[in-house]
Molecule: transfer RNA
Organism: Acropora cervicornis
RNA sequence: GGCGCCAUAGCUCAGUUGGUUAGAGCGCUGGUCUAGUAAACCAGAGGUCAGUGGUUCAAAUCCGCUUGGUGCCU
Numbered sequence: 001g002g003c004g005c006c007a008u009a010g011c012u013c014a015g016u017u018g019g020u021u022a023g024a025g026c027g028c029u030g031g032u033c034u035a036g037u038a039a040a041c042c043a044g045a046g047g048u049c050a051g052u053g054g055u056u057c058a059a060a061u062c063c064g065c066u067u068g069g070u071g072c073c074u
Base pairs, nucleotide, nucleotide: 001073002072003071004070005069006068007067010026011025012024013023019057028044029043030042031041032040050066051065052064053063054062
């Protein structure tokens, strides 16, 4: 230099081919329970869906570019 793949909550990930509110597990906070902790159960907080532009009535999802990570080729 060329060709791919990946980027969604603190962590690991789902989101089936655009549409009703963006979700799960773990973690965190509060509560119930306990002599007290843990466990269990209940509730809650936490997201510019990497950034930017475009397509569309509507984009996490489609397209271009940028950034970061990763793989292959030279």